[in-house]
RNA sequence: CAGAAGAAUCGGCAAACCAAUCGAAAGGCUGCGACGCAAAGCUAAAGGGCCUGUAAUAUGGCAGCCAGCCGCACUU
Numbered sequence: 001c002a003g004a005a006g007a008a009u010c011g012g013c014a015a016a017c018c019a020a021u022c023g024a025a026a027g028g029c030u031g032c033g034a035c036g037c038a039a040a041g042c043u044a045a046a047g048g049g050c051c052u053g054u055a056a057u058a059u060g061g062c063a064g065c066c067a068g069c070c071g072c073a074c075u076u
Stems, first nucleotide, its partner, number of pairs: 004076003012037002018031002021028002035064001041069003047066002049062003
């Protein structure tokens, strides 16, 4: 220096519920809150999958489903 595996003291993120708000919905955003997370960081037409919607078809969403890309410190 590279790869693999592991742990979670400090520090980091923040599910559900509730309140406000945007939206037809799924869902987003803010606050509260902590179920969990070692990539729960980024990527959503041009990978798969899922949700909403439609007679049918996403052009609407989900990155906390897999995936792709990038990456800090510690131990072996």
The RNA shown here (c-di-GMP-I riboswitch aptamer) has 76 nucleotides and comes from a Clostridiales bacterium. The RNAcentral record of the sequence draws on Ribocentre. The organism belongs to Eubacteriales, within Bacteria.